RNA sequence: GUCUCGAGCGACGGUUCCUUCGUGAACUCCGUCAGGGCCGGAAGGCAGCAGCGGUAGCGGAGGAGCCGGGUGCUCGGGGCACU
Numbered sequence: 001g002u003c004u005c006g007a008g009c010g011a012c013g014g015u016u017c018c019u020u021c022g023u024g025a026a027c028u029c030c031g032u033c034a035g036g037g038c039c040g041g042a043a044g045g046c047a048g049c050a051g052c053g054g055u056a057g058c059g060g061a062g063g064a065g066c067c068g069g070g071u072g073c074u075c076g077g078g079g080c081a082c083u
Base pairs, nucleotide, nucleotide: 001080002079003078004077005076006075007074008073009072010071012068013067014066015065016064017063018062019061020060021059022058023057029054030053031052032051037046038045039044
């Protein structure tokens, strides 16, 4: 120098979980439901649009675990070649 085996750290890809942000039921997710509607003589009740809050799902960012190899660096073992 080259081939090969192993270890460590990293990069990349896959995957799972956590945190966070956004989106969010496309014609029928959940809760709360102003106004308005319905029932009622009233008290009150019922369904419920918008709004608000959230779930499944989807996407972004960060973190952790696991897996992968024509991946980078470092260290170590072995083979071969040269001096």